Overview
A computed fold for a 511-nucleotide part of an RNA from Candidatus Vidania fulgoroideorum, annotated as large-subunit ribosomal RNA, domain I. NCBI's taxonomy places the organism under Bacteria, Pseudomonadati, Pseudomonadota, Betaproteobacteria, Candidatus Vidania. The prediction has a mean pLDDT of 81.
Context: one part of a larger RNA
RNA sequence: CUUGUAGUGGAUGCCUAGGCAAUUAUUGGCGAUGAAGGACGUAGAUAUAUUACGAAAUUUUUCGGUUAGUUUAUAUCAACUUUGAACCGUAAGUAUCCAAAUGGGGCAACCUAAUAUUAAAUAUUAUUACAUUAUGAAUUAAAUAGUAAUGUAAAGCUAACACAGAGAACUGAAACAUCUUAGUAACUGUAGGAAAAGAAAUAAAAUAGAUUCCCUUAGUAGUGGCGAGCGAAACGGGAAAAGUCAAUACAGUAAUUGUUUCAUAAACUAUCCGAAAUUUUAUGAAAAGAAAAUAUCUUAGAAGGUUAAAAUCCUGUAGGUUAAAGUUUUUGUAAAUGUACUAAAUGUAUUAAAAAAUAUAACGAGACACGAGAAAUCUUGUUAGAAGAAGGGAGGACCAUCUUCCAAGACUAAAUACACAUAAUUGACCGAUAGUGAACUAGUACCGUGAGGGAAAGGUGAAAAAGAACCCCUGUUAGGGAAGUGAAAUAGAACCUGAAACAACAAGCAU
Numbered sequence: 001c002u003u004g005u006a007g008u009g010g011a012u013g014c015c016u017a018g019g020c021a022a023u024u025a026u027u028g029g030c031g032a033u034g035a036a037g038g039a040c041g042u043a044g045a046u047a048u049a050u051u052a053c054g055a056a057a058u059u060u061u062u063c064g065g066u067u068a069g070u071u072u073a074u075a076u077c078a079a080c081u082u083u084g085a086a087c088c089g090u091a092a093g094u095a096u097c098c099a100a101a102u103g104g105g106g107c108a109a110c111c112u113a114a115u116a117u118u119a120a121a122u123a124u125u126a127u128u129a130c131a132u133u134a135u136g137a138a139u140u141a142a143a144u145a146g147u148a149a150u151g152u153a154a155a156g157c158u159a160a161c162a163c164a165g166a167g168a169a170c171u172g173a174a175a176c177a178u179c180u181u182a183g184u185a186a187c188u189g190u191a192g193g194a195a196a197a198g199a200a201a202u203a204a205a206a207u208a209g210a211u212u213c214c215c216u217u218a219g220u221a222g223u224g225g226c227g228a229g230c231g232a233a234a235c236g237g238g239a240a241a242a243g244u245c246a247a248u249a250c251a252g253u254a255a256u257u258g259u260u261u262c263a264u265a266a267a268c269u270a271u272c273c274g275a276a277a278u279u280u281u282a283u284g285a286a287a288a289g290a291a292a293a294u295a296u297c298u299u300a301g302a303a304g305g306u307u308a309a310a311a312u313c314c315u316g317u318a319g320g321u322u323a324a325a326g327u328u329u330u331u332g333u334a335a336a337u338g339u340a341c342u343a344a345a346u347g348u349a350u351u352a353a354a355a356a357a358u359a360u361a362a363c364g365a366g367a368c369a370c371g372a373g374a375a376a377u378c379u380u381g382u383u384a385g386a387a388g389a390a391g392g393g394a395g396g397a398c399c400a401u402c403u404u405c406c407a408a409g410a411c412u413a414a415a416u417a418c419a420c421a422u423a424a425u426u427g428a429c430c431g432a433u434a435g436u437g438a439a440c441u442a443g444u445a446c447c448g449u450g451a452g453g454g455a456a457a458g459g460u461g462a463a464a465a466a467g468a469a470c471c472c473c474u475g476u477u478a479g480g481g482a483a484g485u486g487a488a489a490u491a492g493a494a495c496c497u498g499a500a501a502c503a504a505c506a507a508g509c510a511u
Base pairs, nucleotide, nucleotide: 001508002507003506004505005504007502013496014459015458018430019429020427021426022425023424024423025422026421027419028418029157030156037098038097039096040054041053042052044077045076048073049072060092061091063089064088065087069080070079103112104111105110113125114124115123116122127154128153129152130151131150132149133148134147135146161192162190163189164188165187172179176225202208203207212239213238214237215236222230223229243411244410245409247350248349249348250347251346257338258337259336260335261334262332263331265329266328267327268326269325272320273319277294278293279292280291281290295312296311297301303315304314305313360384361383362382363381364380365379366378367377370396391406392405393404394403395402446453447452467495471481472480473479
């Protein structure tokens, strides 16, 4: 070095219990009636872990569904169960301690009070805002501050989406300063199931007629150390469409609207029904595959399972069906009650209302695609400061004409955004060094004072109700040999397949 044998090792192949990315629908909150998240406990014999639960503790009760077993991993004993257990669903009960944590305190899951006849047991006692009641100073009255009680509300958590506040840098410009990254990230506040916007002091020059979103216009017009780059709008085509209110007094209760009840029709939270194939032969451990024979169903030939590839074996599927109880919604010339309005009702009377430190100007900034530019328009820090419908704003400097609208007060569904979560479905997505960090005790073990970091680890067999009785070797509960199980044990639990590196033995060849 070659060949062979038997190892080590865990690649490869096959598999999937878990992931990833989407689609559609639902839902869009929980919380002082104590949440989210935790600590500590709880099992008949029960230590540990997961899940569940809470001293009524791996559960109790009610009303339904369902049907033969049940008692987690986990056998055994013991026990429950057709007088209906276990399981599934509705509604209740209980719900230790910490935590907004709220009687006071505190080094979270602990310590320690007061009041109620107070021993046991139980209940109450935080703060702030508002309202009501009582009380009540300085200041002899009155009032206010304050004090007490009662009632209502708030607080804290939560994936993204929304609006608002405040707001970077790396980067790009092949350097860099205007510019860009970008009004992005991180931070803060507030809210809703959506938010915001919204019924023209608009666009346009024909005319249109609130807002929002999509397509297009268009990488166009523009803007820009005219560099890098940034970058519209109207018209047009769609989605969806909805418009309204506001002075005072009186009347009235037909319209509108909130709540509750009733009726009505649906949906959700357990279900149930659900068609049709047999035989022979060979192979095999095993037939659903092959060969042969004769069939059947289909509003069901989706899918999964069954010792191998099954429309007709099982679960299902198409299609139908059900609710004692609870929840949600639709509809209504129904009933009761409230409101009388900053979403929208009516009549009568009275006389008015229609927005001023505003529009606008100057200076300084910001927003508009638009970097001060010829720079309109919008916002406003400073200083000035109108008109009053015979009026005022706009039409991209400005003036005239013309056109159009009416600022300085408000409300408003839908089309749109998102997915912590629930259900169903899909994939020229992954297949255990992949796919989530996590297919397994996974945010576990372990590391760090801490913030935080963060793994490895899947596969016997169709079936362990076949996991190797008995015997032998040995110091041996190690390991092995025979025996037995099995289709197979070179499938023996370090268990499917079992590559290479590596190392052992034997034989041969070369130097």